RNA sequence: CUCUUAUCGAGAAAGGCGGAGGGAUCAGGCCCUUUGAAGCCUUAGCAACCGCUUCGGUGAUGCCGAAGGUCAGGUGCUAAUUCCUGCUCUUGCAAGCUCCGGCAAACAAGGGAAAGAUGAGGG
Numbered sequence: 001c002u003c004u005u006a007u008c009g010a011g012a013a014a015g016g017c018g019g020a021g022g023g024a025u026c027a028g029g030c031c032c033u034u035u036g037a038a039g040c041c042u043u044a045g046c047a048a049c050c051g052c053u054u055c056g057g058u059g060a061u062g063c064c065g066a067a068g069g070u071c072a073g074g075u076g077c078u079a080a081u082u083c084c085u086g087c088u089c090u091u092g093c094a095a096g097c098u099c100c101g102g103c104a105a106a107c108a109a110g111g112g113a114a115a116g117a118u119g120a121g122g123g
Base pairs, nucleotide, nucleotide: 001123002122003121004120005119006118007117008116013043014042015041016040017039021032022031023030026086027085028084029083044078045077046076049074050073051071052068053067054066055065056064057063058062082115087112088111089110090109091108092107096103097102
């Protein structure tokens, strides 16, 4: 870098350095920020993806499923739903158009996709 797969409406902050930006990218919106952004460091915390332990299924030291403690060992995370929308479908409403059969922008609600993030496994 890429592929597969699971999850993404919950949870969790202080200090130091730093100095103006940040919320992935582009656009729009809306936010955060000199009462100090990004980044780096320290400490603290959150959680159950992997690991660990226990139990069950199975021919199977493998695989599948369930549970556990707060086990924090490997990652991850600690403003706002992945901050919201962008593509598509359905429903509602309907400006408007109409060859009167219909078609429909905008708006609202819901579903799906795409993209992204994180874990695990592979190339």